[in-house]
Context: one part of a larger RNA
Molecule: large-subunit ribosomal RNA, domain II
Organism: Zea mays
RNA sequence: CGCUGCGCCGCAACGGCCUACGAGCUCCCCAUCUGACCCAUCUUGAAACACGGACCAAGGAGUCUGACAUGCGUGCGAGUCGACGGGUUCAGAAACCUGAGAUGCGCAAGGAAGCUGACAAGCGGGAGGCCCUCACGGGCCGCAUCGCUGGCCGACCCUGAUCUUCUGUGAAGGGUUCGAGUUGGAGCACGCCUGUCGGGACCCAAAAGAUGGUGAACUAUGCCUGAGCAGGGCGAAGCCAGAGGAAACUCUAGUGGAGGCUCAAAGCGAUACUGACGUGCAAAUCGUUAGUCUGUCUUGGAUAUAGGGGCGAAAGACUAAUCAAACCAUCUAGUAGCUGGUUCCCUCCGAAGUUUCCCUCAGGAUAGCUGGAGCCCAAACAAGUUCGAUCGGGUAAAGCCAAUGAUUAGAGGCAUCUGGGGCGCAACGCCCUCGACCUAUUCUCAAACUUUAAAUAGGUAGGACGGCACGGCUGCUCCGGUGAGCUGUGCCACGGAAUCGGGGUCUCCAAGUAGGCCAUUUUUGGUAAGCAGAACUGGCGAUGCAGGAUGAACUGGAAGCCGGGUUAUGAUGCCAAACUACGCGCUAGCCUAGAACCCACAAAGGGUGUUGGUCGAUUAAGACAGCAGGACGGUGGUCAUGGAAGUCGAAAUCCGCUAAGGAGUGUGUAACAACUCACCUGCCGAAUCAACUUGCCCCGAAAAUGGAUGGCGUUGAAGCGCGUGACCCACACCCGGCCAUCUGGGCGAGCGACAUGCCCCGAUGAGUAGGAGGGUGCGGCGGCCGCCGCAAAAUGUGGGGCGCGAGCCCGGGCGGAGCGACCGUCAGUGCAGAUCUUGGU
Numbered sequence: 001c002g003c004u005g006c007g008c009c010g011c012a013a014c015g016g017c018c019u020a021c022g023a024g025c026u027c028c029c030c031a032u033c034u035g036a037c038c039c040a041u042c043u044u045g046a047a048a049c050a051c052g053g054a055c056c057a058a059g060g061a062g063u064c065u066g067a068c069a070u071g072c073g074u075g076c077g078a079g080u081c082g083a084c085g086g087g088u089u090c091a092g093a094a095a096c097c098u099g100a101g102a103u104g105c106g107c108a109a110g111g112a113a114g115c116u117g118a119c120a121a122g123c124g125g126g127a128g129g130c131c132c133u134c135a136c137g138g139g140c141c142g143c144a145u146c147g148c149u150g151g152c153c154g155a156c157c158c159u160g161a162u163c164u165u166c167u168g169u170g171a172a173g174g175g176u177u178c179g180a181g182u183u184g185g186a187g188c189a190c191g192c193c194u195g196u197c198g199g200g201a202c203c204c205a206a207a208a209g210a211u212g213g214u215g216a217a218c219u220a221u222g223c224c225u226g227a228g229c230a231g232g233g234c235g236a237a238g239c240c241a242g243a244g245g246a247a248a249c250u251c252u253a254g255u256g257g258a259g260g261c262u263c264a265a266a267g268c269g270a271u272a273c274u275g276a277c278g279u280g281c282a283a284a285u286c287g288u289u290a291g292u293c294u295g296u297c298u299u300g301g302a303u304a305u306a307g308g309g310g311c312g313a314a315a316g317a318c319u320a321a322u323c324a325a326a327c328c329a330u331c332u333a334g335u336a337g338c339u340g341g342u343u344c345c346c347u348c349c350g351a352a353g354u355u356u357c358c359c360u361c362a363g364g365a366u367a368g369c370u371g372g373a374g375c376c377c378a379a380a381c382a383a384g385u386u387c388g389a390u391c392g393g394g395u396a397a398a399g400c401c402a403a404u405g406a407u408u409a410g411a412g413g414c415a416u417c418u419g420g421g422g423c424g425c426a427a428c429g430c431c432c433u434c435g436a437c438c439u440a441u442u443c444u445c446a447a448a449c450u451u452u453a454a455a456u457a458g459g460u461a462g463g464a465c466g467g468c469a470c471g472g473c474u475g476c477u478c479c480g481g482u483g484a485g486c487u488g489u490g491c492c493a494c495g496g497a498a499u500c501g502g503g504g505u506c507u508c509c510a511a512g513u514a515g516g517c518c519a520u521u522u523u524u525g526g527u528a529a530g531c532a533g534a535a536c537u538g539g540c541g542a543u544g545c546a547g548g549a550u551g552a553a554c555u556g557g558a559a560g561c562c563g564g565g566u567u568a569u570g571a572u573g574c575c576a577a578a579c580u581a582c583g584c585g586c587u588a589g590c591c592u593a594g595a596a597c598c599c600a601c602a603a604a605g606g607g608u609g610u611u612g613g614u615c616g617a618u619u620a621a622g623a624c625a626g627c628a629g630g631a632c633g634g635u636g637g638u639c640a641u642g643g644a645a646g647u648c649g650a651a652a653u654c655c656g657c658u659a660a661g662g663a664g665u666g667u668g669u670a671a672c673a674a675c676u677c678a679c680c681u682g683c684c685g686a687a688u689c690a691a692c693u694u695g696c697c698c699c700g701a702a703a704a705u706g707g708a709u710g711g712c713g714u715u716g717a718a719g720c721g722c723g724u725g726a727c728c729c730a731c732a733c734c735c736g737g738c739c740a741u742c743u744g745g746g747c748g749a750g751c752g753a754c755a756u757g758c759c760c761c762g763a764u765g766a767g768u769a770g771g772a773g774g775g776u777g778c779g780g781c782g783g784c785c786g787c788c789g790c791a792a793a794a795u796g797u798g799g800g801g802c803g804c805g806a807g808c809c810c811g812g813g814c815g816g817a818g819c820g821a822c823c824g825u826c827a828g829u830g831c832a833g834a835u836c837u838u839g840g841u
Base pairs, nucleotide, nucleotide: 038053039052041050054841055840056839057838058837059836064199065198066197067196068195069194071192072191073190074189075188076187079105080104084099085098086097087096109116110115121149122148123147124146125145128141129140130139131138132137150183151182152181153179154178155177156175157174158173163168202341203340209331210330211329212328213327214326220305221304222303224301225300226299227298228297229295231263232262233261234259238255239254241252242251243250244249267292268291272288273287275286276285307323309319310318344775345774346773347772348771349770354367356365357364358363368513369512370510371509372508373507374506376504377503381501383499385498386497387462389460390459391458397452398450399449404446405445406444409441411439412438413437416436417435419433420432421431422430423429466492467491468490469489470488471487472486473485474484476483516540517539518538519537521535522534523533524532525531545556546555547554560738561737562736563735564734565733566732570728572726573712574711575710579725581724582723583722584721585720586719594714605699606698607697609696610695612693613692614691616689617688618687626683627682628681629680630679632656633655634654638650639649662677666675667674739765740764741763742762744760745759746758747757776830779826780825781824782823783822785820786819787818795813797811799810800809801808802807
């Protein structure tokens, strides 16, 4: 002097514990209000009385490889790669170096082939650059690239000089032909994404097919060898005895013990109860009942027959709980246009169910729709629009005294004709008549009729890539220097409608889809349909929100996360936010008043319920209604009738007197009578009658669980029809904040690299299949940094924080030995489903 340890003192910072108060975050429980059907899947459509799903853990499905295609990236570049050998190296080199350096691909094509084999140009547009100009503008050069026209190479088709052995050679020239050609190269190698094809080819799963074996301990059948089958009944043949008979023989009583005979135990089997049992005693049993039981009987052992084979008294029965072809192993991870499943997050875009073809209809390819990558340009241009110009059409309508076709009615009629009739011997003689026919009219029609003829819809153009003039070329065209096309020169700028948009042209690769459905309008089939098939448009599918009580499609309107305001559809008695608002009408409804597009029904018909209207009548010369009076005479009209006097019936239906009275509106009689009506008058004193139509209401109006204007309820409505205000609320509209995405603008660090950065204005935000971008987690390895017995990971957490999210970080508990960030790299990399697998509950 340095380091370390111990003790003491001082200062500073920090920590621990306790107590009190406050704040934030998080979790749990209870109650109330509002909204709210279970996911996944196939599907036009699922909460579905469609299927899978008790719960948990672990496992579980687009992989690798070869070839190819586009894109992106890296290296070298008319080349590129580097097999193999050798070398180098600290090192046994997959990696490094080397070979005038293999093979491949590229650098040349064309042709079947023999074989032959690329003079590299011009014009137009063109980023940009240069010159002139104060500027507008003009001129020149012109990358990449695009378009047009040529030349050249090869093939093909002509032509054919020269030479020549007479058969060839094939110069120059040409062509509306063909080429994956050329016209100062662009490739090669490696890596990645996406896609295609071949491979087990995203995963699981058939029924089948093939090869080789194992089985007759079950069971089928044969053969061999053994075993077994109470007790009764019936009583075949044969035999004996007796009786009869001349005999043949017959009869009677016995004996005898045959039989795919009979009753019935053991045995074998299994009819019925459709009994018991039916997580059984049992993967076929138990009980009772019923069958058979000396036979083609039952049964042990041994043996034989084996899978397209056996065996079968035959049932497709049996062949080891398996049989319309056994079992085992292998081919084999067989194949499946079919079913099911297919695993983390956010952001941006976002479909199709149509065309064409297919032994195509449950599937593919193709175009379309969509995404991604871009290339080239910079107000070029574009349009689900309008305008004027121009073009095509034959649908709606209309028309049928216009054509075609259909079709009603009369009228007129010269000629002609069928039928009927008259005169007549007869007549193509005369006359009458029904028609045909003709003429002028008339009625009604047409997807496959039309003179006429829309509306919508559709095409083209609205200029410099143009217009005009003159000239040239051509094998095209043409009677023709006619036309058409191309081309050269010159001239022409008032830039040749409107509106709107701000990016536009073009290229490459690729997914999904190719079951659709609904509505208004139009439309075909059908009696019709929530039926089938089309067209235009819009929706649902793929889509939430407010309203329609409820609801794929209706009405309103499309959506980032919040706050405020205002509306749409629809509402405003209460449920239930908002006027038991205002004004005017209508409605009274006892099987059952009514009450809002789609829409959840009601008709013909009827009403002296009431409302409004149209039209025609009557009425102060007194209607209508009411009460009262009259309602007569010829005449009992004529006919008919047994009778008929107004009134069974038929045909007629006058006159007189009257204020008026029918040759009669009904009752009535056998017929009369009588009453009444029409009609007239008196009283009365003002409106009355008919027909049609119309709003609401009523009838018409009957169904099965109890029931629905959404419910309650509602009547000068809380119903129906008008009108007027106020008020309620959607994720719509307006304003503000924040997030993300995408244009645009700006700034840009004094060594480099940090810019994938920072700042600002603006717009936008739905989404299934699908595409793209960016993130997050698990496992291994490399690099570079770290953590850890003073406690790593796993695990659990009523603690705290970050992120839109997948997820991440911290604290404390438990635990006791490994673990992590970042940069890369490689994958057996993320589960809720698959009647998933295994284990547990």